[in-house]
Molecule: Guanidine-I riboswitch aptamer
Organism: Gracilibacillus sp. YIM 98692
RNA sequence: AACAAAGCUGUCUAGGGUUCCGCCGGGGUAUAGCGCUCUGGGACUGGUCCGAGAGAGAGCGAACAGGCUUCUACUAUAAGAAAGCUUGUUUACACGGAAGGAAAAAAGCCUGGGAGAU
Numbered sequence: 001a002a003c004a005a006a007g008c009u010g011u012c013u014a015g016g017g018u019u020c021c022g023c024c025g026g027g028g029u030a031u032a033g034c035g036c037u038c039u040g041g042g043a044c045u046g047g048u049c050c051g052a053g054a055g056a057g058a059g060c061g062a063a064c065a066g067g068c069u070u071c072u073a074c075u076a077u078a079a080g081a082a083a084g085c086u087u088g089u090u091u092a093c094a095c096g097g098a099a100g101g102a103a104a105a106a107a108g109c110c111u112g113g114g115a116g117a118u
Stems, first nucleotide, its partner, number of pairs: 007060003011056002015050002020047002022044001023041007061091010071080002093113001095116001100110002
């Protein structure tokens, strides 16, 4: 900038691993110790981090049905494909691999409302 309407965004959770922090172990230094440093561990509860189409709650949109004001019209009323503000309802249903992807790594993340199944 454009687009979307089983829409988009954000918060949280199920879940996930191990960059960083912490925790646990081994070594070096330090007379010993505090401390510093190297290294290993996620079948280490945790903090940071990633995180659902088919999980939770929201916000903005979208659809439908109205209301009020302005304008057009005007004897009056009705009407309008116009402009603005605003109320309510809806946003349903959804079984699902393997392989692959990621500058930590993995996952219900992405591929993917996919391949399939009914």